[in-house]
Molecule: SAM riboswitch aptamer (S box leader)
RNA sequence: CCCUUAUCAAGAGUGGCGGAGGGAACGGCCCUGUGAAACCACGGCAACCUGCAUUGUAAGGUGCCAAAUCCGACGGAAAGCGACAGAUGAGGA
Repeated sequence: CCCUUAUCAAGAGUGGCGGAGGGAACGGCCCUGUGAAACCACGGCAACCUGCAUUGUAAGGUGCCAAAUCCGACGGAAAGCGACAGAUGAGGA
C1' cells in the first nucleotide's frame, strides 16, 4: 500500500519555536501576521483496543483537541437516510 469490519452531530489548550499557509481531493465557505503548517514541552478529551466492570470507570496502546467528516456533490420529497470518498480503531494477507 491492499482487504474486511465498527464508528464518525458529543468532547478536549496553553506556552515555545517558526514565518505563510491550513481546513484530504473538487466547488464553496471558513480559519490565519490579533501569527498558518510543521516541530517541542506540559495539559486535556475518551472513538477503538486493553484493565476493572453493570449501561460505568481507568488512561496502558493507538488516536484526537475551529466550524456536523465545516457544507455540497450521486440517489432521495426530506432526514441524526442510503451510496461514494475520507478519518480512526481492530483483525487479516